């Protein structure tokens, strides 16, 4: 440089449409020195949003919430009435929001032993997981734990300079910050359950491929 397919993520079969959610910009309060950060709100918007290395265990018991969307039938309202169509309970599906026990990988704390030592074992914790898939079982690994590194802000604080009565500025540095969310199963393979198709014909049954 072609080509092809996307336009933040997920439901809702598709959508410019609605639901949560994310960052951006706005507002308030509040936490910090400052960069930034929490939490609450209305609305617009979708540009941007690193790199390695390394862990795979727990995967139970119970428990509360939850919109749009479907909803017989009541009820209100709209109409002279009826239909229809709004709202409202009611019920249903659910994206998903959490809480207690209880367990757990590496990797930090910590508490008592072995050892000369390097290392080993053991009480207990923070955080983060799990619980939390289309009922679940399995493999990998990241958007998830740990450790590094980078880029970019900040500069209390420390150095350095200059000055030197004070005050005040300059210059360098992270032990400070940012680099969204998605994992209520993401890639998959396996099972489970529904629609159509195909297998000469058939609404079973068997298989098989999209979803």
């Nucleotide at each position: 440089c072609g080509c092809c397919g996307g336009a933040c993520u997920u439901a809702a079969a598709a959508a410019g449409u609605u639901g949560a959610g994310u960052g951006c910009g706005c507002g308030a309060c509040u936490g910090g020195a400052a960069a930034c950060g929490g939490u609450c709100g209305a609305u617009g918007u979708a540009g941007a949003a690193c790199c390695g290395c390394u862990u795979a265990a727990a995967u139970u018991c119970g428990g509360g919430g939850a919109a749009a969307c479907c909803u017989u039938a009541u009820c209100a309202g709209u109409u002279a009435a009826c239909a229809g169509c709004u709202g409202a309970c009611u019920g249903g599906c659910a994206a998903u929001c959490c809480c207690g026990a209880g367990c757990c990988a590496a990797g930090c704390c910590c508490u008592g032993g072995g050892g000369a030592a390097a290392c080993u074992c053991u009480c207990g914790g923070a955080a983060g997981g799990u619980g939390u898939a289309g009922a679940g079982a399995c493999u990998u690994a990241a958007c998830a734990g740990g450790c590094g590194g980078c880029a970019c802000c900040u500069a209390a604080u420390c150095a350095c300079a200059u000055g030197u009565u004070u005050g005040g500025g300059g210059u360098g540095a992270a032990u400070g910050g940012u680099g969204a969310a998605g994992a209520g199963a993401a890639a998959g393979u396996c099972c489970a359950g529904a629609c159509c198709a195909c297998a000469a014909a058939u609404u079973a049954c068997u298989g098989c491929a999209u979803u």
A computed fold for a 211-nucleotide RNA from Spirosoma spitsbergense DSM 19989, annotated as Group I catalytic intron.
The coordinates come from a structure-prediction model, not an experiment, and the mean pLDDT is 79.
It matches the Rfam family "Group I catalytic intron". On this family, see Cech, Annu Rev Biochem 1990: "Self-splicing of group I introns". Its family is annotated with Group I intron splicing in the Gene Ontology. Rfam describes the family as follows. Group I catalytic introns are large self-splicing ribozymes. They catalyse their own excision from mRNA, tRNA and rRNA precursors in a wide range of organisms. The core secondary structure consists of 9 paired regions (P1-P9). These fold to essentially two domains - the P4-P6 domain (formed from the stacking of P5, P4, P6 and P6a helices) and the P3-P9 domain (formed from the P8, P3, P7 and P9 helices). The secondary structure mark-up for this family represents only this conserved core. Group I catalytic introns often have long ORFs inserted in loop regions. The window size for this search is chosen to minimise search time and catch the small examples. A larger window size will find more matches.
NCBI's taxonomy places the organism under Bacteria, Cytophagales, Cytophagaceae, Spirosoma, Spirosoma spitsbergense.